[in-house]
Parts: sequence; C1' cells; structure tokens
RNA sequence: GCCACUGUGGCUUAGCGGUAUAGCACCGGUUUCGUAAACCGGUGGUCGGGGGUUCGAAUCCCUCCAGUGGCU
Repeated sequence: GCCACUGUGGCUUAGCGGUAUAGCACCGGUUUCGUAAACCGGUGGUCGGGGGUUCGAAUCCCUCCAGUGGCU
C1' cells in the first nucleotide's frame, strides 16, 4: 500500500428499512435476627465520527477514525 471483518448502556450481546433487546453489574423493594441467594421493580445507550439515499436508517451508500486477520 491492497483486501476482508468488527465497532450498539459500565461489561458481554440481539437486531439485516418501521417503538434499540437480553444477561451480568448498579439502585430500590419483598423475604431474613443479619448477610448472601431467590423473587419483583427501576436508572442508564440519540447505535465509533461526518455526509448522502429514503416518508422513515443501528440496518443501504460514500468518506474518515479505531481494532483484528490476511496479502505484498
């Protein structure tokens, strides 16, 4: 330099054009003499940045950034 893949709450992750999911963690409650476990509820993400297409974009297109792998 070229090619491919990946980027979504603190962490791991689902999603393939129509309200952003779940688990763990965190907070509150129930239970207990107390703690843990269990159960119930809740907070938190404008989806790596920018631009475009579309009535509508995490999703399609372009570009940039970061990471991983391959080729030279």
A computed fold for a 72-nucleotide RNA from an uncultured Thermoplasmata archaeon, annotated as transfer RNA. It was read from a public genome assembly. Rfam family: tRNA. Gene Ontology term of the family: triplet codon-amino acid adaptor activity. Rfam classes the family as a transfer RNA. Rfam describes the family as follows. Transfer RNA (tRNA) molecules are approximately 80 nucleotides in length.